[in-house]
The prediction has a mean pLDDT of 77. This is a predicted structure of an 82-nucleotide RNA (c-di-GMP-I riboswitch aptamer) from a Candidatus Competibacteraceae bacterium. Taxonomically the source falls in Candidatus Competibacteraceae (Bacteria, Pseudomonadati, Pseudomonadota, Gammaproteobacteria).
RNA sequence: ACGAUUUAAAACCGAACCUGCCAUAAGGCCGGGGCGGAAAGUUACGGAUCCUGAGCGAUCCCAGGACAGCCGAACUGCCGAG
Numbered sequence: 001a002c003g004a005u006u007u008a009a010a011a012c013c014g015a016a017c018c019u020g021c022c023a024u025a026a027g028g029c030c031g032g033g034g035c036g037g038a039a040a041g042u043u044a045c046g047g048a049u050c051c052u053g054a055g056c057g058a059u060c061c062c063a064g065g066a067c068a069g070c071c072g073a074a075c076u077g078c079c080g081a082g
Base pairs, nucleotide, nucleotide: 005082012037013036017032018031020029021028022027035069041075042074043073045072046071047070049066050065051064052063053062
């Protein structure tokens, strides 16, 4: 000097809940808030879960949607005392 890793520091994100708005709903957005996060950045690709519809005795199945802070996968990424 380069690289890896833990910790620290500096940053970052932002659960539940609440106001307002959007949506049939799941849920989403702005603001407040702060449970937590080492990818709690992005992607709906696989599974799980949830919503709507049709059919149906019921389940399964089918179509559309939600969800990245459920699990997996892919891509990208800050610091670097010791």